[in-house]
RNA sequence: GUCUUAUCAAGAAAGGUGGAGGGAUAGUGCCCUGCGAAACCUUGACAACCCUUAAUCAGUCUUAACUGAUUCAAGAAGGUGCCAAUUCACUCACAUGAAAAUGUGAACAGAUAAGUC
Numbered sequence: 001g002u003c004u005u006a007u008c009a010a011g012a013a014a015g016g017u018g019g020a021g022g023g024a025u026a027g028u029g030c031c032c033u034g035c036g037a038a039a040c041c042u043u044g045a046c047a048a049c050c051c052u053u054a055a056u057c058a059g060u061c062u063u064a065a066c067u068g069a070u071u072c073a074a075g076a077a078g079g080u081g082c083c084a085a086u087u088c089a090c091u092c093a094c095a096u097g098a099a100a101a102u103g104u105g106a107a108c109a110g111a112u113a114a115g116u117c
Stems, first nucleotide, its partner, number of pairs: 001117001003115006013043005021032003027090003044083001046081001049079002051075003054071007087109001091106006
């Protein structure tokens, strides 16, 4: 990098280096930023996808053990991720509305995880 599945309204920052950009891509809007952007490093947190434990159910003839599924369950050692704004907003359908807009659902694109080639 390909494909599959799941999630994306919650959550969580200090220090050092750095020195002008940043918010995925293009555009528009809006916003963050010399009261210091990106990037890198250190430390700390957040979360709970993988994971650990427990319980229940099922399968392997029974127990044990293993495997799978489930849970408003407990946890955080390890692998990732993440720490402005809904994934900042944008498209389409429907509903409400005079309009602006708001709400609901869906799609596209994207991000992350687990598996896969």
This is a predicted structure of a 117-nucleotide RNA (SAM riboswitch aptamer (S box leader)) from a Bacteroidota bacterium. Taxonomically the source falls in Bacteroidota (Bacteria, Pseudomonadati). The model forms 97% of the base pairs in the Rfam consensus. Its Rfam family is "SAM riboswitch aptamer (S box leader)". From the family's description: The SAM riboswitch is found upstream of a number of genes which code for proteins involved in methionine or cysteine biosynthesis in Gram-positive bacteria.